[in-house]
Molecule: transfer RNA
Organism: Candidatus Spechtbacteria bacterium
């Protein structure tokens, strides 16, 4: 030094342009004599960072950073 995947909640991931969710796991609420399981319910996000396209961008395009892998 060149290519390429990926980066979305406290984890693990969906989300092919039009309200950002699941699942756990934490929080409160119920059941129990007591925990545990279970049941309900909110809470929780600078979609890595800029910048560009578009009426509109997690999504598309440029660029940087991280991380993983391939070539040399």
């Nucleotide at each position: 030094g060149c290519c390429g995947g990926c980066g979305u909640a406290g984890c693990u991931c969906a989300g092919u342009g039009g309200u950002a969710g699941a699942g756990c796991a934490a929080g409160g609420c119920u059941u129990u004599c007591a925990u545990a399981a279970g049941g309900c319910c909110g809470u929780g996000g600078u979609c890595a960072g800029a910048g560009g396209u578009u009426c509109g961008a997690g999504u598309c395009c440029u660029c940087u950073c991280g991380u993983c892998g391939g070539c040399a």